Predicted 3D model of a 94-nucleotide RNA (SAM riboswitch aptamer (S box leader)) from Hymenobacter montanus. It was read from a public genome assembly, where an Rfam model found it. It matches the Rfam family "SAM riboswitch aptamer (S box leader)". Rfam links the family to the GO term regulation of gene expression.

[in-house]
RNA sequence: UUUUUAUACAGAGGCGUGGAGAGACAGGCUCGACGAAACGCCGGCAACCACCCAGCCCCGGCUGGCACGGUGCCAAGUCCUGACCAUAUAAAAA
Numbered sequence: 001u002u003u004u005u006a007u008a009c010a011g012a013g014g015c016g017u018g019g020a021g022a023g024a025c026a027g028g029c030u031c032g033a034c035g036a037a038a039c040g041c042c043g044g045c046a047a048c049c050a051c052c053c054a055g056c057c058c059c060g061g062c063u064g065g066c067a068c069g070g071u072g073c074c075a076a077g078u079c080c081u082g083a084c085c086a087u088a089u090a091a092a093a094a
């Protein structure tokens, strides 16, 4: 990068560096010098994967719990509308 599957009306931010952009795309609308992006540190949310525990069960899974590990996320419903696999994330495969 591509493919497949699942999810996307909930939830969760401070500080430092930085110095003008950011919210995927188009059109809107919004955020931003009372400091954007990015990076770092600390904190948090969630529960996809993993671990472990409990229950059910057709023995392969399902449901619930847990949160030390691998990711993800922490303005606005994926900000709104559109395309609905368009985008994002997870897991698996190539």
Base pairs, nucleotide, nucleotide: 001094002093003092004091005090006089007088008087013042014041015040016039017038021031022030023029025082026081027080028079043074044073045072048070049069052065053064054063055062056061078086